[in-house]
Context: one part of a larger RNA
RNA sequence: GGAUGAACGCUAGCGGCAGGCCUAAUACAUGCAAGUCGAACGGGAUCUUCAAGCUUGCUUGAAGUGAGAGUGGCGGACGGGUGCGUAACGCGUAUGCAACCUACCCAUUACAGGGGAAUAGCUCCCGGAAACGGGAAUUAAUACCCCAUAGUAUUAUUGAAUGGCAUCAUUUAAUAAUUAAAGAUUUAUUGGUAAUGGAUGGGCAUGCGUCUGAUUAGCUAGUUGGUGAGGUAAUGGCUCACCAAGGCAACGAUCAGUAGGGGGUCUGAGAGGAUGAUCCCCCACACUGGUACUGAGAUACGGACCAGACUCCUACGGGAGGCAGCAGUAGGGAAUAUUGGUCAAUGGGCGAGAGCCUGAACCAGCCAUGCCGCGUGCAGGAUGACGGCCUUCUGGGUUGUAAACUGCUUUUCUACAGGAAGAAAAAGGUCUUGCGAGGCCAAUUGCCGGUACUGUAGGAAUAAGCACCGGCUAACUCCGUGCCAGCAGCCGCGGUAAUACGGAGGGUGCGAGCGUUGUCC
Numbered sequence: 001g002g003a004u005g006a007a008c009g010c011u012a013g014c015g016g017c018a019g020g021c022c023u024a025a026u027a028c029a030u031g032c033a034a035g036u037c038g039a040a041c042g043g044g045a046u047c048u049u050c051a052a053g054c055u056u057g058c059u060u061g062a063a064g065u066g067a068g069a070g071u072g073g074c075g076g077a078c079g080g081g082u083g084c085g086u087a088a089c090g091c092g093u094a095u096g097c098a099a100c101c102u103a104c105c106c107a108u109u110a111c112a113g114g115g116g117a118a119u120a121g122c123u124c125c126c127g128g129a130a131a132c133g134g135g136a137a138u139u140a141a142u143a144c145c146c147c148a149u150a151g152u153a154u155u156a157u158u159g160a161a162u163g164g165c166a167u168c169a170u171u172u173a174a175u176a177a178u179u180a181a182a183g184a185u186u187u188a189u190u191g192g193u194a195a196u197g198g199a200u201g202g203g204c205a206u207g208c209g210u211c212u213g214a215u216u217a218g219c220u221a222g223u224u225g226g227u228g229a230g231g232u233a234a235u236g237g238c239u240c241a242c243c244a245a246g247g248c249a250a251c252g253a254u255c256a257g258u259a260g261g262g263g264g265u266c267u268g269a270g271a272g273g274a275u276g277a278u279c280c281c282c283c284a285c286a287c288u289g290g291u292a293c294u295g296a297g298a299u300a301c302g303g304a305c306c307a308g309a310c311u312c313c314u315a316c317g318g319g320a321g322g323c324a325g326c327a328g329u330a331g332g333g334a335a336u337a338u339u340g341g342u343c344a345a346u347g348g349g350c351g352a353g354a355g356c357c358u359g360a361a362c363c364a365g366c367c368a369u370g371c372c373g374c375g376u377g378c379a380g381g382a383u384g385a386c387g388g389c390c391u392u393c394u395g396g397g398u399u400g401u402a403a404a405c406u407g408c409u410u411u412u413c414u415a416c417a418g419g420a421a422g423a424a425a426a427a428g429g430u431c432u433u434g435c436g437a438g439g440c441c442a443a444u445u446g447c448c449g450g451u452a453c454u455g456u457a458g459g460a461a462u463a464a465g466c467a468c469c470g471g472c473u474a475a476c477u478c479c480g481u482g483c484c485a486g487c488a489g490c491c492g493c494g495g496u497a498a499u500a501c502g503g504a505g506g507g508u509g510c511g512a513g514c515g516u517u518g519u520c521c
Stems, first nucleotide, its partner, number of pairs: 001521004006517005013374006019367002021332001026330003030327003035074003040071002047064008081285003090210008100202002105198007113147004123136005153178011183190002211257003218248003223245008260282004264275004287308005310321004338364001340363003346360001347358004377408004387399005413458006422448001428441005465510005470491003476505005486493002
């Protein structure tokens, strides 16, 4: 000098854009943050209308409406948070899988025949303070089961052809065994099963790179390899049985400490050094530890089970909970914001759609935390006024064109008026069309916000501080103090004329900021 997720002191007019618990991965009151589908299913509270009956305010029936709960499907593995752990194939980079999976989406091919048994809900009964649980009867499905079908797929056996660096791969023939399905409807469609390919996302393996310590020198028994088996989507000591005795290490094993990694960021001429906030990619975690279930996908933040610590409720028998989601609270700390608005846009889930949900997101609020921009006026004006300060003191110098005064302007400000872009649509109608899709038509939709912006009027009106002035280092005098009080980044100032302390006048630098402190180059 530059930089900062900064803090502190003094000060403070406005706007735009960004950023905002670096500490206790401490504990959490309250609300919200993941639902959706009636075009899968049984059913149906309430309300409205009509009709009938009578006990005249109820009951029954029909039509419409269709809440809450339930079965079922898809989604809750995304999105959002944090950086505890991890020195590791975790990350980065380059490869490989002839050792693999992939719901939804796209393309293609084929199929969708027949039957059955339940169960939730509803109703009734019972237990419990509650959480919740038990029994009986009955019912539906795109829930569940069985059979059929199978030039498909899988497995086994026997052949053939082509190819490959190898284990082998691909194609094909025959035989045997096994494996599918679901309907709905407003008649437009949409969904189901099997298979192949694509796309997307993932899994695994390998080379190289990836902090400090030798005052850590030896480490290792599933350890290293083989055979066989099990397991997995898949390779593999991943697991097991048997066999062999290996494997790693001074090119630093093992141990210990520290730490999420990268794109990047800061600095520097560069090499390098430091760093990993915000944004993007990957990883890990979700009170602590462990375990699996479901599923295409999890060993699952707002799922389950077990153990533990902690908190809460209790009728003492037993139960409930997990903000490292968004706000917010306590605590810690030098220190870090609102218990806000909207789904209008973008995106996500479900749905045929309308739509519903979305603390993702978009906005608004707070904070000079940073960067950028604007303003606090401009011109004239000398008897160089008054006052202050200095002085060699009838005087002079300086503050200083500074003020007063005269003229001008109106960014900003105040008042009034106008007033956006961000919105494209999707849905609907219609045309083309085998489908997919495309064109046209008209309508609706804005949180922000009457905001940005624009115009008119008024009037210099509403707006300057902070640090420094011995040298480094731009800027000097007086008074007070008297090695005291104090200053200080270094050198050093202060013991009676201190340009170094404190005040004043003057000056210098930066300016809505200026200084100090911390940290990095």